Description:
The RNA shown here (c-di-GMP-I riboswitch aptamer) has 84 nucleotides and comes from a Clostridiales bacterium. The sequence was found by an Rfam model in a public genome assembly. Taxonomically the source falls in Eubacteriales (Bacteria, Bacillati, Bacillota, Clostridia). Of the family's consensus pairs, 95% are formed in the model.

RNA sequence: UAUUCGAACGGGCAAAGGCGACGAAAGUCGUUGACGCAAAGCUAUGGGCCUAAAGCUUUUUGCUAAGGUUGCCAGGUUGCUUAA
Numbered sequence: 001u002a003u004u005c006g007a008a009c010g011g012g013c014a015a016a017g018g019c020g021a022c023g024a025a026a027g028u029c030g031u032u033g034a035c036g037c038a039a040a041g042c043u044a045u046g047g048g049c050c051u052a053a054a055g056c057u058u059u060u061u062g063c064u065a066a067g068g069u070u071g072c073c074a075g076g077u078u079g080c081u082u083a084a
Stems, first nucleotide, its partner, number of pairs: 006082001012037002017032006035071001041077003045074003048069003055063002
């Protein structure tokens, strides 16, 4: 110095729920709140999942993402501390 395991210090993020706003919905944002997280930072690139306004259609418990989700997984990219 690097890797594995792993205690601690300092900081970081913020699930469900509540309130408000936006949205057709899924969901997102703000605030509150902490279940958890070492990438729970960024990126919809691949797969998965959610929704179905517009469109299509045999007219309705139908199909469809150009809408979402990175706190579902993988890829890409950047990155903090550390005793035995």